[in-house]
The RNA shown here (Bacterial RNase P class A) has 385 nucleotides and comes from a Nitriliruptoraceae bacterium. The RNAcentral record of the sequence draws on ENA.
RNA sequence: GGAGUCGGGCAGGCGGCCGCGCUCGUCGUGCGGGGUGACCCUGCGGCGGGUGAGGAAAGUCCGGACUCCACAGGGCAGGGUGCUGGGUAACGCCCAGACGUGGUGACACGUGGCAAGCGCAACAGAGAGCAGACCGCCGGCGGGCCAGGCCCGUCGGUGAGGGUGAAACGGUGAGGUAAGAGCUCACCAGCGCGGCGGGUGACCGUCGCGGCUAGGUAUGCCCCACCCGGAGCAAGGCCGAGCAGGGAUCACGGUGGCCCGCCGAGAUGGUCCCGGGUAGGCCGCGUGAGGCGUCGGGUGACCGACGUCCCAGAGAGAUGGUCGCCACCCGUGGCCGGGCAACCAGCCACGGGGACAGGAUCCGGCUUAUCGGCCGGCUCCUCCC
Numbered sequence: 001g002g003a004g005u006c007g008g009g010c011a012g013g014c015g016g017c018c019g020c021g022c023u024c025g026u027c028g029u030g031c032g033g034g035g036u037g038a039c040c041c042u043g044c045g046g047c048g049g050g051u052g053a054g055g056a057a058a059g060u061c062c063g064g065a066c067u068c069c070a071c072a073g074g075g076c077a078g079g080g081u082g083c084u085g086g087g088u089a090a091c092g093c094c095c096a097g098a099c100g101u102g103g104u105g106a107c108a109c110g111u112g113g114c115a116a117g118c119g120c121a122a123c124a125g126a127g128a129g130c131a132g133a134c135c136g137c138c139g140g141c142g143g144g145c146c147a148g149g150c151c152c153g154u155c156g157g158u159g160a161g162g163g164u165g166a167a168a169c170g171g172u173g174a175g176g177u178a179a180g181a182g183c184u185c186a187c188c189a190g191c192g193c194g195g196c197g198g199g200u201g202a203c204c205g206u207c208g209c210g211g212c213u214a215g216g217u218a219u220g221c222c223c224c225a226c227c228c229g230g231a232g233c234a235a236g237g238c239c240g241a242g243c244a245g246g247g248a249u250c251a252c253g254g255u256g257g258c259c260c261g262c263c264g265a266g267a268u269g270g271u272c273c274c275g276g277g278u279a280g281g282c283c284g285c286g287u288g289a290g291g292c293g294u295c296g297g298g299u300g301a302c303c304g305a306c307g308u309c310c311c312a313g314a315g316a317g318a319u320g321g322u323c324g325c326c327a328c329c330c331g332u333g334g335c336c337g338g339g340c341a342a343c344c345a346g347c348c349a350c351g352g353g354g355a356c357a358g359g360a361u362c363c364g365g366c367u368u369a370u371c372g373g374c375c376g377g378c379u380c381c382u383c384c385c
Stems, first nucleotide, its partner, number of pairs: 001381008010372001012326007020052011032041003054356001058367002061365005066232004078228005083097005098111005112223002117221002119217002134162002136158010170188006189213002191210008236283004245274007252264004290309008328353008337344002
């Protein structure tokens, strides 16, 4: 100098003008409501102060908090997860490790059990799951050409060679044989069983024994281990007009000369009360598994102590527009500089660019989208000292 790999963090700044939501203060105002009244409540407007989205607020895919309902205990059914250990409120997330695969490497990706049982596998091929004789090789018998040999037929042997396929039942060598074959032996690879050693464990190392060579698929049923009640802030709680309903009483009728009282009637009206509850309002609703800093523990995810800060909360609907300056990025041109070179900067001018996207009960993840640019660890190649 080039190429790459992994992780962390940012998401323009300042100012002018015009606007938006919430909130506090103040002033004004209303054919609004309450009160004797001072005044209070409420609506609207002006001015001033404070405050106002994200790294993904998104998809709503997992996990939890919270709320209501259900629930003795155990089992079945159903769903989910799946190497090991740890982190966490929990997870399908994260961290560390094990093994396998790919890569020169940093690193990336994958993961229970088909030597429990059942099932499934297109095409090609003779044969595809207790394998299989199409060609070939070898032997017996018969026949032909016919002196060794070759050819044809037939009955067998053979998994060595050819061919098909994604896949054909270990590899190399030797022995063996009619030809062959783990048929036998040596070595290698793998597997199982047993011992010893290391590790919490996945697993690793090593020794011995066994010719043992076992194909794929569990995202097919299934087996094993562990986990799981349902619905969701339109959860749920409180207040509550109007209309309808129920009750008391007055007006009405009877009793009485009349009033009170008592009895009756419920069609109409007035006043008061009652429960459920609609519209509507309030709460839930932001002090939280919270942010930042320092110190400590841990390889790490993360945890602890101390200090400090308060940071959107709506209606489902608000946080924007424009101009100027600066900074950034890209392209072109000019002026030069460093270096053998590849390449790397600097200044100026002109033109262009600034993405993805917006909370609605909250939180932890995952996934997806995203103009640009910053920081750090590590790897490989080349050059110089």